[in-house]
RNA sequence: ACCGAUAAGAGCAAACCACGGGUAACCGUGGGACGCAAAGCCACGGGUCGUCUUCCGGGCUUGGGAUGGCCAGGAGACGACAGCCGGGUUGCCGGAG
Numbered sequence: 001a002c003c004g005a006u007a008a009g010a011g012c013a014a015a016c017c018a019c020g021g022g023u024a025a026c027c028g029u030g031g032g033a034c035g036c037a038a039a040g041c042c043a044c045g046g047g048u049c050g051u052c053u054u055c056c057g058g059g060c061u062u063g064g065g066a067u068g069g070c071c072a073g074g075a076g077a078c079g080a081c082a083g084c085c086g087g088g089u090u091g092c093c094g095g096a097g
Base pairs, nucleotide, nucleotide: 002097003094004093011036012035016031017030018029019028020027021026034083040089041088042087044086045085046084047081048080049079050078051077052076053075055074056073058071059070060069061068
C1' cells in the first nucleotide's frame, strides 16, 4: 500500500411515524433500525426522479369547427438524490493474507 476479523472503541441510519420546510422530487429535527469501512464530504460523468414550457411531433377528447381541454413521449430550462454506478477529496481501527 492492497485488503477487511465472529477483534476493539467509536460512528452513521433505510422503511415507517410525528412535527416543520418545499408546487414537487425531496430536505431538516426527533423517534426508529434495514443496512453501512467511507452510508464522511463534493452534483464532475452516467442514471433515476420532480417542476416548468410562445418549443417539437403524436394520441385522445369537447365542439359545427380547435386555435380549447387531457395524456404520454422528445427537446430545453431549473431543481432533487452522494444509501444507484463511476470519479474527486478527507478520514478511524489493524487479526489473517